Model confidence (mean pLDDT): 77 of 100. This is a predicted structure of a 127-nucleotide RNA (SAM riboswitch aptamer (S box leader)) from a soil metagenome. RNAcentral holds the sequence, with entries from MGnify.
RNA sequence: CUUAUCGAGAAAGGUUGAGGGAUCAGGCCCGUUGAAACCUUGGCAACCACUCCGGUUCAACCCGGGGGUUUUGGUGCUAACUCCUGCCCGGUAACACCGAUAAGGUGUUACCAAUGGGAAAGAUGAG
Numbered sequence: 001c002u003u004a005u006c007g008a009g010a011a012a013g014g015u016u017g018a019g020g021g022a023u024c025a026g027g028c029c030c031g032u033u034g035a036a037a038c039c040u041u042g043g044c045a046a047c048c049a050c051u052c053c054g055g056u057u058c059a060a061c062c063c064g065g066g067g068g069u070u071u072u073g074g075u076g077c078u079a080a081c082u083c084c085u086g087c088c089c090g091g092u093a094a095c096a097c098c099g100a101u102a103a104g105g106u107g108u109u110a111c112c113a114a115u116g117g118g119a120a121a122g123a124u125g126a127g
Stems, first nucleotide, its partner, number of pairs: 001127006011041005019030003024086004042078003047074003050067006082121001087118003090112009
């Protein structure tokens, strides 16, 4: 850089001792009944490997689906949706501008209510 996924799931012990939830801001949480980090043992999951079934095929390392124990392996993960919001998509008001003192339109700012969709950023796998 490309691509897929990100509402589910899964904890104890030891060392240590004050922070942590990626970053910035706001919120909300977790933490001396022990944070982060490291180590040990477990567990979850099914991205890759593995294995089984079906399809395409000359054959398939190609496509789709299942399994995870009696052998399993490489990563990853093991509070809260990626903890929530931030940018765009809605409405109201004020102001400014275009227009004719109209209709209508454009922009900026403030406020409103819950979601939903998208974007951005991030995480993980594979390449």